Transfer RNA from Neomesorhizobium albiziae, 73 nucleotides, folded computationally.
Its mean pLDDT, the model's own confidence on a scale to 100, is 81.
The sequence was found in a public genome assembly.
Lineage of the source: Bacteria > Pseudomonadati > Alphaproteobacteria > Phyllobacteriaceae > Neomesorhizobium.

[in-house]
RNA sequence: GGGGCUGUAGCUCAGCUGGGAGAGCGCGUCGUUCGCAAUGACGAGGUCAGGAGUUCGAUCCUCCUCAGCUCCA
Numbered sequence: 001g002g003g004g005c006u007g008u009a010g011c012u013c014a015g016c017u018g019g020g021a022g023a024g025c026g027c028g029u030c031g032u033u034c035g036c037a038a039u040g041a042c043g044a045g046g047u048c049a050g051g052a053g054u055u056c057g058a059u060c061c062u063c064c065u066c067a068g069c070u071c072c073a
Base pairs, nucleotide, nucleotide: 001072002071003070004069005068006067007066010025011024012023013022019056027043028042029041030040031039032038049065050064051063052062053061
C1' cells in the first nucleotide's frame, strides 16, 4: 500500500427482505424474608463508531473517514 470481517445500553451480543431499537447479565426502587441469598414486579440507561448521499422513511443500501482483528505484498 491492497483485500476481507467487525463497530448497536456499563459488559456479551441479537435485529430475518428498509418502517416497533431489543435480550441476557449488571444497576436502581418495591414485594416476599428477622436479615442475607434467591426470586418476582416495575424502572433508568442508546447521537446504532463519525460524516455525506439515496429514499416518504436508514442499524440495514451507496461513498468517504476513524478504530480493532485478519490475509496478501